[in-house]
RNA sequence: ACAUAGCGCUAGGGGAGCCGCGAGGCUGAGAGGCUGUCAAUUCUGACAGCGACCCGUAGAACCUGAUGCGGUUAACGACCGCCGGAGGGAAGCAUGAAGUUGCCCGU
Repeated sequence: ACAUAGCGCUAGGGGAGCCGCGAGGCUGAGAGGCUGUCAAUUCUGACAGCGACCCGUAGAACCUGAUGCGGUUAACGACCGCCGGAGGGAAGCAUGAAGUUGCCCGU
């Protein structure tokens, strides 16, 4: 000097399944926690904001294909294989090691 990991700030991306009348149970990082509005007025549903968690381009967080195919499970993308690194997918700033390269000095 260069560059990266990492840390930080700010603004973002994303999902919420299965069983059960219910209580509750299973997997998972997370399975809709709080508030508000609207609809229904019994269960509830939709939307918005906030929160928890995960993820951010070397991106399998997550979405599409997909109500896909095979296996597995009481059932479920809960798990395994395929599809398949196939198509999409949200970043800027600041700081900054180890490392690499160059130059100088000494021996």

The RNA shown here (TPP riboswitch aptamer (THI element)) has 107 nucleotides and comes from a Myxococcales bacterium.
Model confidence (mean pLDDT): 76 of 100.
The sequence was found by an Rfam model in a public genome assembly.